Model confidence (mean pLDDT): 83 of 100. This is a predicted structure of a 1603-nucleotide part of an RNA (large-subunit ribosomal RNA, half A) from Candidatus Izemoplasma acidinucleici. Its Rfam family is "Bacterial large subunit ribosomal RNA". Gene Ontology terms of the family: structural constituent of ribosome and ribosome. The sequence was found in a public genome assembly.

[in-house]
Context: one part of a larger RNA
RNA sequence: AGCGCAAGGUGAAUGCCUUGGCAAUUGGAGCCGAUGAAGGACGCGACGAACAGCGAUAUGCCUCGGGUAGCAGUAAGUAUGCAACGAUCCGAGGGUUUCCGAAUGGGGCAACCCACUAGUUUGAAGAACUAGUAUCAUAUUUAUAUGAAGGUAUACGCAGGGAACUGAAACAUCUUAGUACCUGUAGGAAAAGAAAGCAAAAGCGAUUCUCUGAGUAGCGGCGAGCGAAAAGGGACCAGCCCAGUUCUAACUUUGGAGUUACAAAAUUUAUUAAUAGAUGAAAUGUGUGGGAAAGCAUACCAUAGAAGGUGAGAGUCCUGUAAUCGAAAUUAAUAGAUCUCCGUUAGACAAAGAGUAAGGCGAGACACGAGUAAUCUUGUUUGAAUAUGCGAGGACCAUCUCGUAAGGCUAAAUACUACCAAUUGACCGAUAGUGAACCAGUACCGUGAGGGAAAGGUGAAAAGAACCGUGGGAACGGAGUGAAAAGAUCCUGAAACCUUGUGCUUACAACAAGUUAGAGCCCGUUAAUGGGUGAUAGCGUGCCUUUUGUAGAAUGAACCGGCGAGUUAUGAUAACGUGCGAGGUUAAGCUUUGAGGAGCGGAGCCGUAGCGAAAGCGAGUUUUAACCAGCGUUUUAGUACGUUGUCAUAGACCCGAAACUGGGUGAGCUAGCCAUGAGCAGGUUGAAGUUGGGGUAAGACCUAAUGGAGGACCGAACCAGGGUACGUUGAAAAGUGCUUGGAUGACUUGUGGCUAGAGGUGAAAUUCCAAUCGAACCCAGAGAUAGCUGGUUCUCAGCGAAAUAGCUUUCGGGCUAGCGUCAUGGUAAAGUGGUAUGCAGGUAGAGCACUGAAUGGUUGAUGGUCCCAUCCCGGGAUACUGAUAUCAAUCAAACUCCGAAUGGCAUACUUACAUACAUGGCAGUCAGACUACGGGUGAUAAGGUCCGUGGUCGAGAGGGAAACAGCCCAGACCGUCAGUUAAGGUCCCUAAAUAUAUGUUAAGUGGGAAAGGAUGUGGAGUUGUUUAGACAACUAGGAGGUUGGCUUAGAAGCAGCCACCCUUUAAAGAGUGCGUAAUAGCUCACUAGUCGAAUGAUUCUGCGCCGAAGAUUUACCGGGGCUAAACAUAUUACCGAAACUGCGGAUCCGUAAGGAUGGUAGCUGAGCGUUCUUAUUGCGGAGAAGUCUGAUCGUGAGGACAGGUGGAGCGAUAAGAAGUGAGAAUGCCGGUGUGAGUAAUGAAAAGUGGGGUGAGAAUCCCCACCGUCAAAAGUCUAAGGUUUCCAGAGGAAGGUUCGUCCGCUCUGGGUUAGUCUGGACCUAAGGUGAGGCUGAAAAGCGUAGCCGAUGGCCAUCUGGUUGAUAUUCCAGGACUACCUUAUAAACUGAUGGAGUGACGGAGAAAGAUAGCUAUACCUCUUAGUGGAUUGAGGGUGAAAGGCUCAAGGGCGUGUUAUAGGCAAAUCCGUAACACACAUAGCCUGAGUGUCAGAAAGAAAAUUAGUGAAUCUAUGCUUCCAAGAAAAGCUUCUAGGGUUAAUUUAUAAGGUACCAGUACCGUAAACCGACACAGGUAGACGAGCAGAGAAUGUAAAGACGCGC
Repeated sequence: AGCGCAAGGUGAAUGCCUUGGCAAUUGGAGCCGAUGAAGGACGCGACGAACAGCGAUAUGCCUCGGGUAGCAGUAAGUAUGCAACGAUCCGAGGGUUUCCGAAUGGGGCAACCCACUAGUUUGAAGAACUAGUAUCAUAUUUAUAUGAAGGUAUACGCAGGGAACUGAAACAUCUUAGUACCUGUAGGAAAAGAAAGCAAAAGCGAUUCUCUGAGUAGCGGCGAGCGAAAAGGGACCAGCCCAGUUCUAACUUUGGAGUUACAAAAUUUAUUAAUAGAUGAAAUGUGUGGGAAAGCAUACCAUAGAAGGUGAGAGUCCUGUAAUCGAAAUUAAUAGAUCUCCGUUAGACAAAGAGUAAGGCGAGACACGAGUAAUCUUGUUUGAAUAUGCGAGGACCAUCUCGUAAGGCUAAAUACUACCAAUUGACCGAUAGUGAACCAGUACCGUGAGGGAAAGGUGAAAAGAACCGUGGGAACGGAGUGAAAAGAUCCUGAAACCUUGUGCUUACAACAAGUUAGAGCCCGUUAAUGGGUGAUAGCGUGCCUUUUGUAGAAUGAACCGGCGAGUUAUGAUAACGUGCGAGGUUAAGCUUUGAGGAGCGGAGCCGUAGCGAAAGCGAGUUUUAACCAGCGUUUUAGUACGUUGUCAUAGACCCGAAACUGGGUGAGCUAGCCAUGAGCAGGUUGAAGUUGGGGUAAGACCUAAUGGAGGACCGAACCAGGGUACGUUGAAAAGUGCUUGGAUGACUUGUGGCUAGAGGUGAAAUUCCAAUCGAACCCAGAGAUAGCUGGUUCUCAGCGAAAUAGCUUUCGGGCUAGCGUCAUGGUAAAGUGGUAUGCAGGUAGAGCACUGAAUGGUUGAUGGUCCCAUCCCGGGAUACUGAUAUCAAUCAAACUCCGAAUGGCAUACUUACAUACAUGGCAGUCAGACUACGGGUGAUAAGGUCCGUGGUCGAGAGGGAAACAGCCCAGACCGUCAGUUAAGGUCCCUAAAUAUAUGUUAAGUGGGAAAGGAUGUGGAGUUGUUUAGACAACUAGGAGGUUGGCUUAGAAGCAGCCACCCUUUAAAGAGUGCGUAAUAGCUCACUAGUCGAAUGAUUCUGCGCCGAAGAUUUACCGGGGCUAAACAUAUUACCGAAACUGCGGAUCCGUAAGGAUGGUAGCUGAGCGUUCUUAUUGCGGAGAAGUCUGAUCGUGAGGACAGGUGGAGCGAUAAGAAGUGAGAAUGCCGGUGUGAGUAAUGAAAAGUGGGGUGAGAAUCCCCACCGUCAAAAGUCUAAGGUUUCCAGAGGAAGGUUCGUCCGCUCUGGGUUAGUCUGGACCUAAGGUGAGGCUGAAAAGCGUAGCCGAUGGCCAUCUGGUUGAUAUUCCAGGACUACCUUAUAAACUGAUGGAGUGACGGAGAAAGAUAGCUAUACCUCUUAGUGGAUUGAGGGUGAAAGGCUCAAGGGCGUGUUAUAGGCAAAUCCGUAACACACAUAGCCUGAGUGUCAGAAAGAAAAUUAGUGAAUCUAUGCUUCCAAGAAAAGCUUCUAGGGUUAAUUUAUAAGGUACCAGUACCGUAAACCGACACAGGUAGACGAGCAGAGAAUGUAAAGACGCGC
């Protein structure tokens, strides 16, 4: 380490349970609201939070009833109370009912702010209290009255608008569908409704709903589809009024209606019912048990044996149940009595709905799509008649019939259910049933619309574990409770997963992990062929899906558990079953029952007769003049229901799009724009203009200054994002480091706004519109559709395919046929095979007779060329061309004079086999693969492709081919430790021959290959040479003419050309090769000798050799190895399979004998199991289900039995009904692994030592040293957060480690304002918007007004103080507004007029100050003291008032007149005149000094220097792009006011509201899921060096980045 066993942990399945759901039935009730709703916010308790209840009268108040002993909700506990003088509790009626919300006095960011009027309070003011104050409509008396609004029940109704996906296998008419959705509006129902209707020669008599008619008539790219009506059966029933007047006659009533809104006010009686309640029968004993209600034994009640509870199954214990009874109060219904209101009968005459009916054009609705299109509605345009009229009867006309439009009301039958009561379920039982059994529309996610969980169980009773020990604690060990620890997320307690102990096995072994055989060891059973382990050996590449084909390196699954897919309705069709049968059957509805159900109901449907287009006729009919002919009859079974198969319509087996459409939500991200604010260190350059000088007639021009322009330059902040490295399960869902671009501008940025998806925005990239963009997001149509992919759950048995044809916008899809299956049927078995006979044919082959192709020869026409001739006629030659003919030899898929085999058809025979056909139900298949043969294509390539014929695989296991779907053998029902064989084998691996005989091979050929090559070797031939001496070898010769001639510089056998003779010889080429410049030389042919027997050439053939180089590894026998264990021929024996046979068994077929049983898609048959129901019958506390274990039974799905656990339910049989069976769907949910004790622990600013605390210290506290930041990593502050602030205590969890610590947990505390910020003031963009305009509706726009800061206006400073607040408290000193009083003076004065308020960029200079530096000076400082030097620290004061000074800035004054300023004006504007024109005057103005006196300090100067971006200054200069509004303030009148008000000034006194105020705030508290290297507006921002806010260093201060 493996397997087993035992015992645990984790985990939550399973079983049982149910407080909660789901679906219905019956009845009720169908609205609430300005008398303030629905829904909320905030509060109310003796005691924290929450739910429930209630509202400042707050866990409740009053009255009337009921009811009876305890009560103060969930909810314990403590405290304190209430109650027989009747509490708590239940019912009815009252009272109270904060704030928001239609919200209604105005405003507003819902639950807040601010008013006015009248009154109260105060001396007055302020604050406070009470009541009232919105808009619209109608009415009228113009101020009142009445009413409306808003909510809902996501239901039902009517109406105005109105999609798309989808279907049509595309799509446009059409369909989906007048659906979804939006909008208006109503009622308990709504709508419709008393015929200008239907009908058809007969009639009916409002509407609505239902069954039927009927899937009919029809409509329809006549496609997909859509689809009536009349009549009939039922439910329910109900009719009326207005549009007129007169006369006559009669008559004063048997009329009708009603009290919420109709026309209209009230009272009362009775009954019934609702809202609390009351009475309510009957049992004991025994024993088991923790407990009796179970068992046993005897009883009783029952108009009550429904149900629930009680320590297990209770008629008789409790609550109840049957039955009966009951209401002060409120309500409902019915009936009645009073009462109120309206109205009138008969006849006659009359009357009887006009921009209407109807027509034209265009639409819509009708089942009806323009159609022959009636009928209804009407946008537009024309436009009647008047009951002697008019409309309708599906164009239209006539006749006839029916009706009487253009006015109105009307119950019931019908639809629905948020709500109340009762009841029910072959509905669920915690992954189910609602999303929600539990404090759930909660937690959580999202800006928002919106999305949206998980989570039940101790026990009968808390009896919830006292006490002891250990421990810092958590806990643990005892003890105790209990029937049992069931011990607190506690019933049962499976599996994955993790452990401990133990039996067997395992360290030379090669493993889809099993299976078959099997020794050894251990154990001892449901007693059996025992169980566990398994040395060793044989064989053996998971499952699913998809495929021609998968171990596949093609798909899917980490593992386990639970959940997870052919259902339901209607219709059609077939089979089966049942009933009745020439008939069968009811539908709606009615009646009845506690229920299941039963009865009635004959409308209607199907069948019984057909034919025809129809009229029609009818066993016939139609066609036809007739016959023939067609269909039907002669041959009669249906129908209703049930079950099953299949189809259609519905989501239709389940999961899955990208998309389309509708209605909403988003511009806190980002794009652009609008309004109002803010920011940009420092340095450089030096435009225009101006001035001086020169210059010119004057200019121009030149020069020097001045000046300070610029989409100017360099460069920080700031903005950006070009490059690169890192990062890539990050620190970060876009960053970091280094570097880089812009940086006064088309710049950057804050706050508040605007633009919205058929759209916006866009310096334009399809960019951005909340981490989403070629069309956002959310919800809905919706279960869109998916000819596509995946998945689809128990068993056994029978048969068993296809991958082809035709058609197809068709080729991975369909339909029909083919092939499968099941049922039924009939007969001279119709089928297949064999044999015989006959018939057709044009392939293989063959041939050349045709058609073509094609080689050689002979002949040689014609033509060409040459020669002669040339006037013409000609002649000759030719190594040219080459027809015809002929001879020889050929080729052909589209040649045939010929021509098979096989196959086909037919007939006959019968000896083999068992099919075949027809009808009907149900399929699947339309991707095929290889192999052999015949072909096409290709290259006579392909594991290529396309056909044909056969086989196998597919769907086929077994044996062989080493392994190997398609090759060879052979078709597996099961068992067998039997036999015989096939292919193939027999040396070992490895079963069987080291068999036999004869040869071959020497190459490991066998055991890879060609052209080509070779004295390899065997066999069969042909033909030479050879004892007259061959072949080979050796010895010798190999000569002369001659260097043949030519050529050549030379050429002598041997560069080349021509010729190739002669001689001597045994033989010797005018030379076979080498060689030389050429000769020479060597050699060969040829000859002789030696030797002494064979030796050459060539043809066919068997087996070998060379040719022969590759990549991880020998690697071309399966290995060892083999000379046979190779090859060839012949022979015998053996092995060898799931074949064949023997024996035993199963199922089916068959009378028997006997036979059959591989199987994918698929068809068919028979069963097992799960949940629930009914009936019957049982089990169970002496122990049910579940769960764990076991060696048991069955062919299987599965079933028993025994034991452990468990602690209350559960079976069997016969039927029935289904949410009925899981291994796969990148399935869903939960749990648990592996990876793995691995990566990581988030800036490289850094810690170290000592001490303290503590159970425990790298991490907490203190000290010292070290280090980091310092235009920040310091300080203030806006937004945002919302208690994180402070103190004490704690350490489970959070903190990436630790922890005694914390932004964590618990407890307690903390935010103090006339002056700060905001409101009680103003207005901008923008919003809203009385009236108003517009629009199908919803709504849109907009005037006045109002709201709305980021702007305008506006009054406080210093010091001290807390653990935590301070411009807020305290001390001191100020100021603002209002009131009162006093004094003094004066008319006052708009919601109107005027002025002011009131505004840009850039630049420059000056003055002053803040700040800083330095010194005099003061203080401190090194061992116990003194002194000195150095060093260190400090080096002073606010607002406000008075006075003085002052850089600088601004301004004319008065009089008169007056068209303008919406009226007026003394004001403004305008005009004229006078005066003044300055060193004046007035106004303003930073700041300095001074007066006075503090706080603080130990003390100490009003010295010097430097000096801002601050102030003067909203100034000045300059430029062009020309730079808010209103309030406030000043002034003017209109008006008001008249002698006591008002205003102004001064003094004293009084008054002064609401909200914010803690803390973080470049961050651990905000936005980024985090204690996250990112982002976040504004202010201060010291020193030294430096131009500087760069950079370096470093003060105050803060930190060392939580392993």